[in-house]
Molecule: transfer RNA
Organism: Marivivens geojensis
């Protein structure tokens, strides 16, 4: 150089035919323990990698970067 998957919570991932985002697991806080730890409960945490577009309405569709992985040459 082409090509082809990928970028979502602190990590690992979901997210349906475009209708305004979630689980897990870790932090935090409560109960339980004399104390920690295991359990139980509870809230909480998101510029959906960054531009433009198209639409009433974009995490999703086009396009144009950039960063990972992976194949040709």
């Nucleotide at each position: 150089g082409c090509c082809g998957c990928u970028a979502u919570a602190g990590c690992u991932c979901a997210g349906c035919u475009g209708g305004u985002a979630g689980a897990g697991c870790a932090a935090g806080a409560a109960a339980u323990u004399u104390g920690u730890a295991a359990u139980u409960u509870c809230g909480a945490g998101g510029u959906c990698c960054c531009g433009g577009g198209u639409u009433c309405g974009a995490u999703c569709c086009c396009u144009g970067g950039u960063g990972g992985c992976g194949g040709c040459a």